[in-house]
Molecule: FMN riboswitch aptamer (RFN element)
């Protein structure tokens, strides 16, 4: 310096304040928050990871392979070279859970309400799968030239 194997560490962030209310991080204003590899520095390019379910394998698993699911950026401006920088302004966000003053229905009662249940339905930020996986990021030993 290359290859190639095993190992060892790493590897997701976030409601501040205020409205309404007996009760809200879930309604409403508003506020934050941004995996990895590519590329001129990117949540929004193009690729990948995370989820779910199969099949193969196994003691049992992991590896693999298939199938579903996979969001959102425009306008100026400098440059050779930017949907990455710079200024404006927008927009996104897996599954299961929980909870509403919401909406429907059904029923009481002092019936222009007002309690009370059943149903739906409301979370990137709360809570769980998760001390879990994981794109890859470094590191170390050993092997060959």
């Nucleotide at each position: 310096u290359a290859u190639u194997a095993u190992c060892u560490u790493c590897g997701g962030g976030g409601u501040a304040g205020g409205g309404u209310g007996c009760a809200a991080g879930u309604c409403c204003c508003g506020a934050c928050c941004g995996g990895c590899a590519g590329u001129a520095u990117a949540g929004u390019c193009u690729g990948c990871g995370a989820g779910c379910g199969g099949c193969u394998g196994u003691c049992a698993a992991a590896c693999g392979c298939c199938g579903c699911a996979u969001g959102a950026u425009a306008c100026g401006g400098u440059g050779a070279a930017a949907u990455u920088c710079c200024g404006u302004g927008a927009c996104c966000g897996a599954c299961g859970g929980u909870a509403u003053u919401g909406a429907u229905c059904a029923g009481g009662c002092u019936u222009u309400g007002u309690c009370u249940g059943a149903u739906c339905u409301c979370a990137g930020u709360c809570c769980g799968g998760a001390u879990g996986a994981g794109a890859g990021a470094a590191g170390a030993u050993g092997u060959g030239a």